[in-house]
RNA sequence: AGGCCGGGUGACCGCGACGCCUUCGGGCGCCGAGGAAAGUCCGGACACCAGAGGGCAGGACGCUGGGGAAACCCCAGGCGGCGAAAGCCGACGGAAAGUGGCACAGAAAGGAGACCGCCUCCGGCGACAACUCUCCGGAGACGCCGGCGGUAAGGGUGAAAAGGUGGGGUAAGAGCCCACCAGCGUCGUGGUGACACGGCGGCUCGCCAAACCCCGUCCGGUGCAAGGUGAAGCAGGUUCCGACGACGCGGCCCGCCGAGGAACCGGGUACACCGCUCGAGCCGUCGCGCAAGCGGCGGCCUAGAGAGAUGGCCACCCACGACAGAAUCCGGCUUACAGGCCUGCU
Numbered sequence: 001a002g003g004c005c006g007g008g009u010g011a012c013c014g015c016g017a018c019g020c021c022u023u024c025g026g027g028c029g030c031c032g033a034g035g036a037a038a039g040u041c042c043g044g045a046c047a048c049c050a051g052a053g054g055g056c057a058g059g060a061c062g063c064u065g066g067g068g069a070a071a072c073c074c075c076a077g078g079c080g081g082c083g084a085a086a087g088c089c090g091a092c093g094g095a096a097a098g099u100g101g102c103a104c105a106g107a108a109a110g111g112a113g114a115c116c117g118c119c120u121c122c123g124g125c126g127a128c129a130a131c132u133c134u135c136c137g138g139a140g141a142c143g144c145c146g147g148c149g150g151u152a153a154g155g156g157u158g159a160a161a162a163g164g165u166g167g168g169g170u171a172a173g174a175g176c177c178c179a180c181c182a183g184c185g186u187c188g189u190g191g192u193g194a195c196a197c198g199g200c201g202g203c204u205c206g207c208c209a210a211a212c213c214c215c216g217u218c219c220g221g222u223g224c225a226a227g228g229u230g231a232a233g234c235a236g237g238u239u240c241c242g243a244c245g246a247c248g249c250g251g252c253c254c255g256c257c258g259a260g261g262a263a264c265c266g267g268g269u270a271c272a273c274c275g276c277u278c279g280a281g282c283c284g285u286c287g288c289g290c291a292a293g294c295g296g297c298g299g300c301c302u303a304g305a306g307a308g309a310u311g312g313c314c315a316c317c318c319a320c321g322a323c324a325g326a327a328u329c330c331g332g333c334u335u336a337c338a339g340g341c342c343u344g345c346u
Base pairs, nucleotide, nucleotide: 001343002342003341004340005339007317008316009315010314012312013311015032016031018029019028020027021026034323038334039333041332042331043330044329045328046223047222048221049220058219059218060217061216062215063077064076065075066074067073078092079090080089081088082087093214094213098212099211100208101207102206115155116154117151118150119149121147122146123145124144125143126142131140132139133138163181164180165179166178167177168176182204184201185200186199187198188197189196190195227274228273229272230271236265237264238263239262240261241260248256249255281300282299283298284297285296286295287294288293318321
């Protein structure tokens, strides 16, 4: 790092579904929670409602290839980060379309910036200890102060300061020039691709899209208390449409049919049956594939309640058993978990 188990056997009593029998009291047989049944976080099946088409708004997702019904899913790979390594992590399209933001600190947060420092020049003052000149007074150089400028090397601030290191260059400096590295553009080679490697070029462009936004793909709503059937029960009211054809059939027209229909408020019931558990199912084996997975063959049926069943106790063993329990179903993700086993790697 990956996978698996998650007390075992037997006896007795008890509970629920199903089948058979029944003297209707019950009896017998058989089956009866999980890897997460959990959180309800994603995606679907199914059901009803709504809906021409298309668009706006809103939302989700975002490297490449493959898998899958789909997915905030899985596998393999690329790139980036971390690690000595095995390996782990990453919402990982666009900042050269536009808008906006960059707290504190700092001089300056963007086509930016001179606070300290460095440097040329100018002015003033000082001093002749050393150097140069000298008419021996001094002047230059030097030191201090001030001013116009230059400078992004150095200091300092910051998460971030307009590429990094070294050399040349310069008054001091600077991609100003050069070499290497990073980045950008372009060409070639390899790869399905993300991308990698190499050549050449001009020298350089801050960060944030989990800020608005742009680009691409996708998205109607409500959830089995969905929804359907039977039975029982109740009380109607208001508004609107309708023989000038409503409602229904029908794609439109045409046509058929021929009397009720729609919305809201109020009232009643909550019993039984269906949905309901055979399904993107499970097991074995073979083939294809690095894998996720797909396909062939054979076998199996494995809870289905409706106040809601799966528990108790005894014996023995291992040596003390954790987290937790179905409620329409399925695929994922996440979280909880005593103890133990297996495989691969550093």